[in-house]
Order: sequence, then structure tokens, then C1' cells
RNA sequence: UGUAAACUUUAGGGGUGCCAAUGGCUGAGAUUAUACCCUUUGAACUUGAACCGGAUAAUGCCGGCGAAAGAAAAAGUGUCGCUUUUAAU
Repeated sequence: UGUAAACUUUAGGGGUGCCAAUGGCUGAGAUUAUACCCUUUGAACUUGAACCGGAUAAUGCCGGCGAAAGAAAAAGUGUCGCUUUUAAU
């Protein structure tokens, strides 16, 4: 001086649908939340969309649309590498 993974602190962003409903489906999460996911290296999430195709008891269930248009960050720890200097042998 640069820095992968991972972690920490502070700050910020986001969703909560379907059905036959004290239960069942998908999912990290469907309001147990002091949780969960995501933060520009951005597919968390929103828009298009009351979209298109398929499946299902039903759904934003799966695929397409689609890297299309938007979308919320800084600091530190850390390991490793490079360069320079000093000391000892």
C1' cells in the first nucleotide's frame, strides 16, 4: 500500500400471499417480528401485471417476461500478497 472468504459496529431498504382455515400449501420469511431477507460486486423487493404458458383444492405455486425499468452503505476486524526501510546472523 492493495486485499478473497468470513465476522463486527452503526445506519438503511423490503415483503407478508393462497385454501377446503385452531389446520393445510409455497417460501429464508406469509405478523411468535427484539424474527427473516437484502444494501450498488445490488434478482431482497417494486413496476410492467387484473401479463403469457403450465400445474394446482387455490395462489404473486413453477416457468417465461428478464440483466427489461427501478431499488437501500459506510467504517472496522481479518487473512494473504506486493513494495520500501531498519536490525541480527

TPP riboswitch aptamer (THI element) from Belliella aquatica, 89 nucleotides, folded computationally. Its mean pLDDT, the model's own confidence on a scale to 100, is 76. Lineage of the source: Bacteria > Pseudomonadati > Bacteroidota > Cytophagales > Belliella. Rfam family: TPP riboswitch aptamer (THI element). Rfam links the family to the GO term thiamine pyrophosphate binding.